[in-house]
RNA sequence: AUUAGAGUUUGAUCCUGGCUCAGGAUGAACGCUGGCGGUAUGCUUAACACAUGCAAGUCGAACGGGACUCUUCGGAGUUCAGUGGCGGACGGGUGAGUAACGCGUGAGAAUCUGGCUCUAGGUUCGGGACAACCACUGGAAACGGUGGCUAAUACCGGAUGUGCCAAAAGGUGAAAGAUUAAUCGCCUGGAGAUGAGCUCGCGUCUGAUUAGCUAGUUGGUGGGGUAAGGGCUCACCAAGGCGACGAUCAGUAGCUGGUCUGAGAGGACGAGCAGCCACACUGGGACUGAGACACGGCCCAGACUCCUACGGGAGGCAGCAGUGGGGAAUUUUCCGCAAUGGGCGAAAGCCUGACGGAGCAAUACCGCGCGAGGGAGGAAGGCUCUUGGGUUGUAAACCUCUUUUCUCAGGGAAGAACUUAAUGACGGUACCUGAGGAAUCAGCAUCGGCUAACUCCGUGCCAGCAGCCGCGGUAAUACGGAGGAUGCAAGCGUUAUCCGGAAUGAUUGGGCGUAAAGCGUUCGCAGGUGGUAGUGUAAGUCUGCUGUUAAAAGUCGGGGCUCAACCCCGAACCGGCAGUGGAAACUACAGAUGCUAGAGUGCGGUAGGGGCAGAGGGAAUUCCUGGUGUAGCGGUGAAAUGCGUAGAGCUCAGGAAGAACACCGGUGGCGAAAGCGCUCUGCUAGACCGAGACUGACACUGAGGCGCGAAAGCUAGGGGAGCGAACGGGAUUAGAUACCCCGGUAGUCCUAGCCUUAAACGAUGAAUGCUUGGUGUCCGGAGUUAGAUAGUCUCCGGGUGCCGUCGCUAACGCUUUAAGCAUUCCGCCUGGGGAGUACGGUCGCAAGACUGAAACUCAAAGGAAUUGACGGGGACCCGCACAAGCGGUGGAGCAUGUGGUUUAAUUCGACGCAACGCGAAGAACCUUACCUAGUCUAGAAUGCUCCUGACAGCCCUAGAGAUAGGGUUUCUUGGGUAAAACCAAGCAGGAUGCAAGGUGCUGCAUGGCUGUCGUCAGCUCGUGUCGUGAGAUGUUGGGUUAAGUCCCGCAACGAGCGCAACCCUUAUCAACUGUUGCCAGCGGGUCAUGCCGGGAACUCGGUUGAGACUGCCGUUGAUAAAACGGAGGAAGGUGGGGAUGACGUCAAGUCCUCAUGGCCUUUAUGACUAGGGCUACACACGUGCUACAAUGGCCGGUACAAAACGCUGCAAACUCGCAAGAGUGAGCCAAUCGUAAAAAGCCGGUCUCAGUUCGGAUUGGAGUCUGCAACUCGACUCCAUGAAGUUGGAAUCGCUAGUAAUCGCAGAUCAGCACGCUGCGGUGAAUACGUUCCCGGGUCUUGUACACACCGCCCGUCACAUCACGAAAGUGGGUUGUACUAGAAGCGGCAGGGCUAACUCGCAAGAGAGGCAUGUCGUAACGGUAUGAUCCAUGAUUGGGGUGAAGUCGUAACAAGGUAACCAAU
Repeated sequence: AUUAGAGUUUGAUCCUGGCUCAGGAUGAACGCUGGCGGUAUGCUUAACACAUGCAAGUCGAACGGGACUCUUCGGAGUUCAGUGGCGGACGGGUGAGUAACGCGUGAGAAUCUGGCUCUAGGUUCGGGACAACCACUGGAAACGGUGGCUAAUACCGGAUGUGCCAAAAGGUGAAAGAUUAAUCGCCUGGAGAUGAGCUCGCGUCUGAUUAGCUAGUUGGUGGGGUAAGGGCUCACCAAGGCGACGAUCAGUAGCUGGUCUGAGAGGACGAGCAGCCACACUGGGACUGAGACACGGCCCAGACUCCUACGGGAGGCAGCAGUGGGGAAUUUUCCGCAAUGGGCGAAAGCCUGACGGAGCAAUACCGCGCGAGGGAGGAAGGCUCUUGGGUUGUAAACCUCUUUUCUCAGGGAAGAACUUAAUGACGGUACCUGAGGAAUCAGCAUCGGCUAACUCCGUGCCAGCAGCCGCGGUAAUACGGAGGAUGCAAGCGUUAUCCGGAAUGAUUGGGCGUAAAGCGUUCGCAGGUGGUAGUGUAAGUCUGCUGUUAAAAGUCGGGGCUCAACCCCGAACCGGCAGUGGAAACUACAGAUGCUAGAGUGCGGUAGGGGCAGAGGGAAUUCCUGGUGUAGCGGUGAAAUGCGUAGAGCUCAGGAAGAACACCGGUGGCGAAAGCGCUCUGCUAGACCGAGACUGACACUGAGGCGCGAAAGCUAGGGGAGCGAACGGGAUUAGAUACCCCGGUAGUCCUAGCCUUAAACGAUGAAUGCUUGGUGUCCGGAGUUAGAUAGUCUCCGGGUGCCGUCGCUAACGCUUUAAGCAUUCCGCCUGGGGAGUACGGUCGCAAGACUGAAACUCAAAGGAAUUGACGGGGACCCGCACAAGCGGUGGAGCAUGUGGUUUAAUUCGACGCAACGCGAAGAACCUUACCUAGUCUAGAAUGCUCCUGACAGCCCUAGAGAUAGGGUUUCUUGGGUAAAACCAAGCAGGAUGCAAGGUGCUGCAUGGCUGUCGUCAGCUCGUGUCGUGAGAUGUUGGGUUAAGUCCCGCAACGAGCGCAACCCUUAUCAACUGUUGCCAGCGGGUCAUGCCGGGAACUCGGUUGAGACUGCCGUUGAUAAAACGGAGGAAGGUGGGGAUGACGUCAAGUCCUCAUGGCCUUUAUGACUAGGGCUACACACGUGCUACAAUGGCCGGUACAAAACGCUGCAAACUCGCAAGAGUGAGCCAAUCGUAAAAAGCCGGUCUCAGUUCGGAUUGGAGUCUGCAACUCGACUCCAUGAAGUUGGAAUCGCUAGUAAUCGCAGAUCAGCACGCUGCGGUGAAUACGUUCCCGGGUCUUGUACACACCGCCCGUCACAUCACGAAAGUGGGUUGUACUAGAAGCGGCAGGGCUAACUCGCAAGAGAGGCAUGUCGUAACGGUAUGAUCCAUGAUUGGGGUGAAGUCGUAACAAGGUAACCAAU
């Protein structure tokens, strides 16, 4: 000094795993905004092209000369082109190339070094030229040509000479002067410093889908060459050199100090500053020089640009500015040499786009400011609102204060040192002082979670947002706006990129049974690792010292700018490399060094389907032959194809063939794995045990590599019984290229050779050691028992199983046969899909195998476990669920509801069970919501406030009515007062505003209510325990029950809602009570009747109780719960019935009962009125009624209920009518009176099996009743009419006892209207063996890829759109190899026929040396031709893949997914 996580897979959980976010950074860019200062930084792209100016000159103290000025005419001064010297190799720019001794670091030897410093010596005698200049002359120009003159520190020769070469003699070989007289130069040596060249160790990106590369290549000898070593170059000789520790090739890249990030290890980067390298339009080349193969020099070639008189010429901003272009993007054609530094010069000085400064840009970092204190009527305004308020908010206003900043004015630096003076670009800048006045100065992003910050309006899966998850389909904290809030702040966001988080490549620090991941398996070279003792060495290791690791940066300390950024000074570490001294434990290495526990050899035994070859065997199958024998056989869910009267099948005998070896046989054996099974023999490999003789670490693993390697498949030749891909036929089916059946070819078998893959699995690499146990089994051995070769038990070694402790694991599970604890080595993994695909390569006869990507796309894919749900999974149980029965529906007619159709309207809702005689317990008007027409607009109804008291009512007129007009008319009650006034209440009307109205929409915004699973037995909680967790346990299990009912057991113990019970009713009894009910006994009365007196027994009504609890007995059961049987009892095992409906499910139903959010409407979607409609009618369905008849119809007689209802009522009795009914009206506000007749039944008669004396529809006529009103459209009565229908197809419903069936009665609604509904009683059955099946439900268990939960999920083809990729006749281009051709400049060699001042020889002529020019040869760039390699782009067509909303065809997978699935092959 030092390590942070979050979101996202699921119904939920844990894990694996990817994606995404929060941090920091930048030479940045973009959007919005923008006050100041300091310090930095500023073409990352086109090493693209460049107009213009500047960036390297200087020296007259090297030289001759020109011009100008001055002159004392001697000359002097200034300046200039030229000759000459030094410098243009520094400074400045850029990063194209380069994977290299290029760079970094550390060493080294065979070198050079101008200027600088020190030191030694010298500086002498001569000579000939060439520019400038003059003349002539070419050219458009650039630039020249010829002749002539001339100087030097230019050039040349001689002398001297330390030096150099040779080492003997000898050879070779320098110089320059100028001036101001002080010096500055020049030459030759020696030394130093600096700079440069060269060599070596180590380090330095990616790709093996690049594995072989190399002929000057590697080395030697000898020439040449260089400053110097060297194949640097040449000749000859040898055949080497590099490479799996990655050569070669390809791609990418300047390297470093450092920068960013990170806890670190690392990762990424290499702008600015600094060191090195490379380059200068592209390619090549040399010259000069100390230094270059030279950015602002030369020559050649090429491209481009410009000039041209067309003949020729000129140019190179990757210097500073600047321009165009490219691009998201990067500045002024500024000032100055004042400072620092550089060049020249003796100096003055000149030059310097290096540099010092300024300008532009919020590009970055740092600093400052936009005011401070007080101030509540918590102002106004905004927003919101439940209308009370809340918030903006001490914020503002207002008061007091300050002046950083700003404006103005005054003063005013340091930087200046050389050298006395003079000298400042910046700059009147920094800074100081004074005055003025809060005065000049705030934005940006965000507010669903991650992530700090919430409301309203608009929009309505649209517009849009989005980093991930995701938001938006009418109440959006997620879009847009507003208010408010949060964060940062002269900035804030976005985008891009890097590191981090990411332990997501894991050295620190991951994994591989099932998530991605152990090669199918052995052997084994290299490599890695390796038992035990001793000695030595010192490579690794440890340690001391030394050198180096430039400066800057970073860290620490200190200092300077007001602070900081920035700058300065000092100090120090880690680490690297090298040298040197030491230590010797460990590793390594060494020796004629040892050891025996690892490993191996030998000896004695043992077991075995180990392998290869040969021989033999029986059963079965098929075929053939023969006998016997007759009509079928075979096959299936059922059939058919097939076989059979030409004799099948069956059966007997004989024969042939091929393949496989029953029983034994076993989670038994052997083998490396694949695999191996009749018997015997031969050959052969391995394992184990025993004893302990021998060797002495000989071992383990094992990249590449060599082998083996099921099945299928391939080649050739055999063989072929059975089975059996393909194929044919029959079925099944919507189809059936399948499953089933009948046949059947390859193949299956053998020999030889390929192929080399499997879910080649223990989904578990090999080896070694260690770590509790129990129990089987196989092989070998030892012991025990008097003994045995049988058996038992104990022990040792080796194999093979099961259970299980610790430990491990996400869990499941593993557990001495590890998935535990450790070590060694190898292989493999890094999200899903694309894809084990494409391309390339290797192998293969082929099929194909091995190796093995990317674009694109998704935010998941996945493992284990949990709870549910589901299964054409399993077990158990229940229910009128089936079965056993009885009666129906479905056929007919009618009633009623629905659909459909129709209509102006046929109002609306309800749609499997759980809509359809349902809302509706009752549509002629009303209802009524619908339609048509006529009308109204604060409205038809209501509340509050105010006003008025006939406006209302009644009458008349018009109208279909609503309504309109007219007439009439002192509102009522109470209090109070003399009376009014007045007060209060009511009624009616009016006015005003708040407001109203809506059966309009949304039941998917809701409340309430209801249906359904289901009166099914379930649903949960607390505490505890188990599990990382979701969760589990309890609630499961054994019994039992109608029941989660009860008992027992149990890590559970308890509790709640449900069940049951409590409630009502019914069945029995008792007590009490006794009218309106009752009447046994007593008395009275009547034709008769509880009619009367009485009675309180009975029935009945009412109240209160009793009773039934498996209580008792027996048997069974576990001594339980309970079941069965019995007794008693009116009733017996919840006695019958009812009410009662757990947690929840179905976005079930209802906004049209009601309530209600939101939306819509307001002269209408509201309101009033009349008429119509809801009642329609080809048809379809549901629910019912009546029937089809004789167990019946009709007629007559006659009997017995319960419950309910009645004043706008029930209505007796009587009269009338055939009847419906009418008239009159007793009684009754009901145990009193009435409805009221019960019906089936019973008795008697008639009908006699028929469309009837069955059936009653339909229709005609006549009536009654209700009601303003029966036309559309009521019910009933009478007369007449007399359809269909003779028991109902497929299918389907109800019911288990006072039930079904059958018979009537009453009520609600209601003026009237009932075949519906709700109740009531009468008569009153049959059947249930049983749980296989259908349906529904419950519990446990199992599988699951389902969780919107099987009406689930999901696969593939096809069709459409779109995207990226592959193939493709080819086409275009880049890079590069090889061969040949060609050959500029230059350099090197050679040549002689051109020219030639110095030097040599010569008297001279001349000759020679040398030089110039030329020619030629070699080398050599661009170029050309041919042929390869490789990469990129493109290409008609084509191939698969991804994605997309819905579509087509099927249904492959997930459940036993309906043929178990999967792997490989055909």

A computed fold for a 1466-nucleotide RNA from an uncultured bacterium, annotated as small-subunit ribosomal RNA. Rfam family: Bacterial small subunit ribosomal RNA. Rfam links the family to the GO terms structural constituent of ribosome and ribosome. RNAcentral holds the sequence, with entries from ENA.